[in-house]
RNA sequence: GAAGCUGGCCGGGCAGUCGCUGUGCAAUUCGCUUGCGCAGAGGAAAGUCCGGGCUCCGCAGAGCAGAAUGCCGGCUAACGGCCGGACGCCGCGAGGCGAUGGAAAGUGGCACAGAGAAUAGACUGCCUAAGUUUCAGCAAUGAAACCGGCGAGGGUGAAAAGGUGGGGUAAGAGCCCACCGCGCGGGUGGUAACACCAGCGGCACGCCAAACCCCAUUCGGAGCAAGACCAAAUAGGGAAGUCAUAGCGCGGCUCGCGCUGCUUCCGGGUAGGUCGCUCGAGCCCUCAGGCAACUGAGGGCCCAGAUGAAUGACUGCCGGGUUGCCGCAAGGCAACUCACAGAACCCGGCUUACAGGCCGGCUUCAUGU
RNA sequence: CUCGCUGUAGCGCAGCGGAGAGCGCGCCUCGUUCGGGACGAGGAGACCGAGGGUUCGAUUCCUUCCGGCGAGACCA
Numbered sequence: 001g002a003a004g005c006u007g008g009c010c011g012g013g014c015a016g017u018c019g020c021u022g023u024g025c026a027a028u029u030c031g032c033u034u035g036c037g038c039a040g041a042g043g044a045a046a047g048u049c050c051g052g053g054c055u056c057c058g059c060a061g062a063g064c065a066g067a068a069u070g071c072c073g074g075c076u077a078a079c080g081g082c083c084g085g086a087c088g089c090c091g092c093g094a095g096g097c098g099a100u101g102g103a104a105a106g107u108g109g110c111a112c113a114g115a116g117a118a119u120a121g122a123c124u125g126c127c128u129a130a131g132u133u134u135c136a137g138c139a140a141u142g143a144a145a146c147c148g149g150c151g152a153g154g155g156u157g158a159a160a161a162g163g164u165g166g167g168g169u170a171a172g173a174g175c176c177c178a179c180c181g182c183g184c185g186g187g188u189g190g191u192a193a194c195a196c197c198a199g200c201g202g203c204a205c206g207c208c209a210a211a212c213c214c215c216a217u218u219c220g221g222a223g224c225a226a227g228a229c230c231a232a233a234u235a236g237g238g239a240a241g242u243c244a245u246a247g248c249g250c251g252g253c254u255c256g257c258g259c260u261g262c263u264u265c266c267g268g269g270u271a272g273g274u275c276g277c278u279c280g281a282g283c284c285c286u287c288a289g290g291c292a293a294c295u296g297a298g299g300g301c302c303c304a305g306a307u308g309a310a311u312g313a314c315u316g317c318c319g320g321g322u323u324g325c326c327g328c329a330a331g332g333c334a335a336c337u338c339a340c341a342g343a344a345c346c347c348g349g350c351u352u353a354c355a356g357g358c359c360g361g362c363u364u365c366a367u368g369u
Numbered sequence: 370c371u372c373g374c375u376g377u378a379g380c381g382c383a384g385c386g387g388a389g390a391g392c393g394c395g396c397c398u399c400g401u402u403c404g405g406g407a408c409g410a411g412g413a414g415a416c417c418g419a420g421g422g423u424u425c426g427a428u429u430c431c432u433u434c435c436g437g438c439g440a441g442a443c444c445a
Stems, first nucleotide, its partner, number of pairs: 001365010012318007020040008042340001046351002049349005054223004061255004066219005071085005086100001087098004101214002106212002108208003123154002125150003131146006162180006181203001182201003186197004227275004237266006246260004268444003282301008319338008370441007379394004387425001396412005418434005
């Protein structure tokens, strides 16, 4: 210098004018009216995909069903998240990706093609050593047929029942041997996943569990329109179903506990206010522990709470981008424009969208010293 | 805001591991008719909302997005 990998951060700035929401103080004609001060969207506020807090269902009980997760260890309030490690695949590498338990518990599937698809299998083929028969031959032997042997070559397929090489044989084959793979029990290291070592076994075990299923772990349900209070209003109505072996609380079922009417539809009424509501697993700095996620201690800070729903508009200067013009060039001028998006009970994650920019670590190649 | 359902020819639907993805209406051509409708014969039209994964193989199974539809206040 070129090409890449990876971690983190920002995501227009300043000033002025006019508004909007909340709040403190003051004034007040007591009208949420006015004045002054202060605060006022995000890294994803989004999708609502997970987890937790909070609230109610009497307690949150037992069993079944159901759902989710799935290498190992750790972190955490919890998780399907994160961190570290193992294994597999990809990459020269930095690194990236992985729903990665069980197919010798059972059931099931493997279309088409193909001889055969899990009880393997002779379509094309290879062999004639042994046995029988026929022919030729004096004989040795040769040829043919029968009885047979063979899973090695070809072919089909996503997949053909260990692979490569050698020996062996009539031809062959784990039939035998070496190496690799696989399995079994053992030893060593590691918390473990797992790795390594030597031994034994000729191989028995195809693939699919994001097919049913088995094993292990976790999960009661609903959601701030939860829930509590105040106020207002009425036809306390009608129909159907069910009625204690029932119904409801209990939103899959049974048991258990509690209560006695309940459910659905039609019709009617009110749709105003207060609390919940924002101080929280909170943010920043320093130190300590840990490889890290994270945890502990000390100090400092207060940081939106709207409810048809505030957080905006305009002007000036600067910054970035695009286009055009001028200029040999450095650059100058003009116009346009400012990514994705936007709180709604609150947090921890994941996923998705995102103009442009900044900082750090690392790899490979080339060149120079 | 919370919760649920759904996406396959122009429209309404079926199919839920292996088909050239099927049915009805609609559309096109021909026949019949004086002409139209009806009827008869033939035909076109989809890459199953989009991306990724599992599998030999995906409309179907899993996952992430995108779109559409619906329900939910309180009183009596």